[in-house]
Context: one part of a larger RNA
C1' cells in the first nucleotide's frame, strides 16, 4: 500500500453489476421443496353430461325435482409403469488412488436414447381395490368371499446370445483375445387404440454414466523408532458386472520403516483467489470439476444405477401424542423460529423463459431457475449546480489593535441548465410455428415545473499533507511508534482556520 464473505463508531441522494450464519454438522413451529401416466388395468368415492322411469306445473313436449344406470367427459384412492441414485444443501469425517495429473482394464457393468439385424405364438393360477365380518384410542392391522393388467407364472419357437466339447488358420507385452466348422445343454416377449401411431423380447454396435487398477504430486509434530498375524505371498475354492485377501481352507514367513513406518495433532482435495518486480507466501467465502455426509451407530431390500437428505428394517439420544396397551417424528433443501454470537436477508411472486421429470399430445408438478424484497457488506457510475458578481458586505476567529489579516467569489445579487427529483402522455425487446411475458405499466420515449430534493468523516509534535487562540495544569486525558500533560501544551478538551478522503469516512480483526 494492497485485500477482506468482515464487524463497530459518525454519516448517508440516486442507478447497475455481484454478494450476504465464517459461530452450534446446535434445537426446530408452520407452510411448500417429486411426481406423472385413464393411449396399460379392474372400477365410480366425488363432479359434469347422458339415458331409462316416477312425480309436479302443464303451452302435450317442455321445464323443476326424485330415483336408477359406469353410458360418456374425467377421477379420489387402488394395481402396475417410469421417475424418485437427477436437480438443491452442508463440509462432520477423512492425510486417503480422497483429490490433481497422466496411463491402463484381454478384468468391467451401462435404464432412458441414437442405429443395425430378426421375432412379438399358446395357456394359467393369483392379488390390492370393491364388498362382508372382527381387533385397536391411535397409528393401523387381521380373516373371508369376489375381479383385472403392459402384475406374477408356466410351455412353444429361436439368432450371430451363453455354456461344455472337438477341430483349425491367425493376432497380442503376458494371464490370453478374436475368427472359422461341428455336436449337445440353456434361457423371450404385452399390449393399446380415435387405425394415425406407440409400445414389448433377443443380439450386435454407438453414445453417455459409472466401476476397477498403476506411476507421479498432495500440512504439522522424532519431546512419536520400531510396526504388522488375514499381516506379505502361494494353491484352491467362494463371491462379484469385474480384478484382488475382498472373504474362506491349506502352505509359506513374509511385508513396511531414518528417501519417516507407526503414532498425535490439523485439514474436504482441485480449477482459482489475495500478495509480490518476481521467486514465492497466504486462502479455498461465492461459481465450476471431483469427494464425503444426510439427528448417532449398523444393515441390508428394491433397482440399469442407492447401501437412498424429504425409503426400508434394528440399536441409541432428543422431541411429540396416547385411553399407559402402544405409537409419531429427523430444515447439513426454500422461508421462518429459538439458541450461540462482534455478525449474515422475505415464513414473496411465476412456470413467461432456461433445464428436469412423466406423458403420443393437450399438460402436470418443480422454493432447479428467473424475478422481486431486505442489507453502503462491496465494486463501477453519476448528483448534490454553472457562468458573471468587491462597497473584498454582516457575524465568527485572530493580531503589533484609530487600523489590519481572515473566512472569501465564499454569500446576497444577475443570467442560465435540469442529470437527479415530482407531474402529463406514450410504452417495449426478452417470445415463439397455435397459445402463453412471472419480472411491468418495469426500461425506455416525451411534457412541465423548479436551484429546486441531496455532505460528510477522520485528522493538522516527528514518521504524515495541514496552526492559532482559550480551557485543564503528571488533574482529566492522547498514544501505532517515539513519547505529550507538573500555569504561556501547535501533542489533552473546546472553537475558528486548514490538510486528506469523499457517499463515504476511520477504528479493529486477519493475510501478503
Nucleotide at each position: 500500500g494492497g485485500a477482506u464473505g468482515a464487524a463497530c463508531g459518525c454519516u448517508a441522494g440516486c442507478u447497475a453489476c455481484a454478494g450476504g450464519c465464517u459461530u452450534a454438522a446446535c434445537a426446530c413451529a408452520u407452510g411448500c421443496a417429486a411426481g406423472u401416466c385413464g393411449a396399460g388395468g379392474g372400477g365410480c368415492a366425488g363432479c359434469g353430461a347422458g339415458a331409462a322411469g316416477g312425480a309436479a306445473g302443464c303451452u302435450u313436449g317442455c321445464u323443476u325435482u326424485c330415483u336408477u344406470u359406469g353410458u360418456c367427459g374425467g377421477c379420489g384412492a387402488c394395481c402396475g409403469g417410469c421417475g424418485c441414485a437427477c436437480g438443491g444443501g452442508u463440509g462432520c469425517g477423512u492425510a486417503a488412488c480422497g483429490c490433481g495429473u497422466a496411463u491402463c482394464c484381454a478384468a468391467u457393468c451401462u435404464a432412458c436414447c441414437c442405429u443395425a439385424u430378426u421375432c412379438u405364438c399358446a395357456g394359467g393360477g393369483a392379488u390390492a381395490g370393491c364388498c362382508u365380518u372382527g381387533c385397536g384410542a391411535a397409528a393401523g392391522u387381521a380373516a373371508g368371499a369376489u375381479u383385472a393388467a403392459u402384475a406374477c407364472c408356466u410351455g412353444a419357437u429361436g439368432g450371430u446370445c451363453u455354456c461344455a466339447c472337438a477341430c483349425u488358420a491367425c493376432c497380442g507385452c503376458a494371464u490370453g483375445a478374436g475368427g472359422g466348422u461341428g455336436u449337445g445343454a440353456g434361457u423371450a416377449a404385452a399390449g393399446a387404440u380415435u387405425c394415425a401411431u406407440c409400445g414389448g423380447a433377443a443380439u450386435g454396435g454407438g453414445a453417455u454414466g459409472a466401476g476397477g487398477a498403476u506411476g507421479c504430486g498432495u500440512c504439522c509434530g522424532a519431546u512419536u523408532a520400531g510396526c504388522u498375524u488375514g499381516a506379505c505371498g502361494g494353491c484352491g475354492g467362494g463371491g462379484u458386472a469385474a480384478c484382488g485377501g475382498c472373504c474362506c481352507a491349506c502352505c509359506g514367513u513374509g511385508g513396511c520403516u531414518a528417501c519417516g513406518a507407526u503414532c498425535g495433532g490439523u485439514a474436504g482435495g482441485g480449477g482459482u483467489u489475495c500478495u509480490g518486480a518476481g521467486a514465492g507466501g497466504a486462502a479455498g467465502g461465492u461459481c465450476c470439476c471431483c469427494c464425503a455426509c444426510a439427528c448417532u451407530g449398523g444393515a441390508a431390500c428394491u433397482g440399469a444405477g442407492a447401501c437412498a437428505c424429504g425409503g426400508u428394517c434394528c440399536a441409541g439420544a432428543c422431541u411429540c401424542c396416547u385411553a399407559c396397551g402402544g405409537g409419531a417424528g429427523g430444515c447439513a433443501g426454500c422461508a421462518g423460529u429459538g439458541a450461540g454470537g462482534a455478525a449474515u436477508a422475505u415464513u414473496g411472486g411465476u412456470c413467461a423463459a432456461u433445464g428436469g421429470u412423466c406423458g403420443u399430445a393437450a399438460g402436470a408438478c418443480u422454493g432447479a431457475a428467473c424475478c422481486a424484497g431486505c442489507c453502503a457488506a462491496g465494486u463501477a457510475g453519476c448528483g448534490u449546480g454553472a457562468g458573471g458578481g468587491a462597497u473584498g458586505a454582516c457575524u465568527g476567529c485572530c493580531c503589533u489593535a484609530u487600523g489590519g489579516g481572515u473566512u472569501g467569489u465564499a454569500a446576497a445579487c444577475c443570467u442560465c441548465u435540469u442529470u437527479u427529483g415530482u407531474u402529463u402522455g406514450g410504452g417495449a425487446a426478452u417470445a415463439a410455428u397455435u397459445u402463453u411475458g412471472u419480472a411491468u405499466g418495469u426500461a425506455c420515449c416525451u411534457u412541465a415545473c423548479g436551484a429546486a430534493u441531496a455532505a460528510g468523516c477522520a485528522u493538522c509534535g516527528g514518521c504524515u499533507a495541514a496552526u492559532u487562540c482559550c480551557g485543564u495544569g503528571c488533574c482529566a486525558g492522547c498514544a501505532g511508534c517515539c513519547g505529550c500533560g507538573g500555569u504561556a501544551a501547535u501533542a489533552c478538551g473546546g472553537a475558528a482556520g486548514a490538510u486528506g478522503c469523499g457517499a463515504g469516512c476511520g477504528u479493529u480483526a486477519u493475510c501478503c
This is a predicted structure of a 512-nucleotide part of an RNA (small-subunit ribosomal RNA, 5' domain) from an uncultured Bacteroidales bacterium. Its Rfam family is "Bacterial small subunit ribosomal RNA". Its family is annotated with structural constituent of ribosome and ribosome in the Gene Ontology.